[in-house]
RNA sequence: GGCAAGAGACAGGGGCGUCCGCUGAUGCGGGCUGAGAAGCACCCUUUGAACCUGAACCAGAUCAUGCUGGCGGAGGGAGUCGCUUGGGAUCUGGC
Numbered sequence: 001g002g003c004a005a006g007a008g009a010c011a012g013g014g015g016c017g018u019c020c021g022c023u024g025a026u027g028c029g030g031g032c033u034g035a036g037a038a039g040c041a042c043c044c045u046u047u048g049a050a051c052c053u054g055a056a057c058c059a060g061a062u063c064a065u066g067c068u069g070g071c072g073g074a075g076g077g078a079g080u081c082g083c084u085u086g087g088g089a090u091c092u093g094g095c
Stems, first nucleotide, its partner, number of pairs: 001091001003086004008081003011045004016039001017032006051076003057070004
């Protein structure tokens, strides 16, 4: 030093739909689901179901919609650093 746990810094990744009303339009207001439906927010970062692809997919429900389930632990998917704590064995190096 390799291990485990904890907290942190910086960095990075991601989505934003559907229905109704008003308006000439940009937009504004409201209903639904959700952590989040443009937020100085929220979620996720390999222990990776955040998110994307398949997909204008299949079944069900709904005024409608990834709304629910399937597809599916399928294929992809964004990370480094030092700090603190812990005990024995073993390995390597030094004395």